Source information:
A computed fold for an 89-nucleotide RNA from a Candidatus Bipolaricaulota bacterium, annotated as c-di-GMP-I-GGC riboswitch aptamer. Its mean pLDDT, the model's own confidence on a scale to 100, is 89. Of the family's consensus pairs, 95% are formed in the model.
[in-house]
Order: sequence, then C1' cells, then structure tokens
RNA sequence: CCCGACAAGGGUAAACCUCACGAAAGUGGGGGGCACAAAGUUACAGACCCUAGCAAGUGGAAAGCUUGCGGGUGGCUGGGCUGCCGAAA
Repeated sequence: CCCGACAAGGGUAAACCUCACGAAAGUGGGGGGCACAAAGUUACAGACCCUAGCAAGUGGAAAGCUUGCGGGUGGCUGGGCUGCCGAAA
C1' cells in the first nucleotide's frame, strides 16, 4: 500500500414509538435494534425526494402541471479527506 478473520477491543444505530423543529422532503433529542469494516466526514458528479417562497412557461381566468432558483438524502452510487485491529491472501 492492499486486504477483511466464527480474532480482540470497541463503535454506529434501520424500522417503529415519543418529544421538538420544518410548508414538506427531512432533521435533532430520548427509547429501540434492522443492519454496517468506514453506515466516520464531505453535497464535487450522478440518482432520487420536497416545493412554503421567488421567476418563467402552460391555462380565457383560476386551479393544476412543468422548468429554473431554493431545500433534502452520505444507511442510493461514485469521488475527495480521515481512521481502530492485524489472521489469511
């Protein structure tokens, strides 16, 4: 550097319940454990999700819908950065 053991010491914490925040996706606290060798961190690329507000398009108008701005997801994938242990290869 690479790799990932029926190893050792540990770590995180899905769904669900609850409280708070948010228009929402979702986030945080507590409980709870499905899983995870990076399920540590980072929204750069892709993907997906939201739409209160702003701009534009569509529509006779309104509503609705679409696009952009905006927001989210790192436990969707890739990339960046960092990291415990040391069997086998």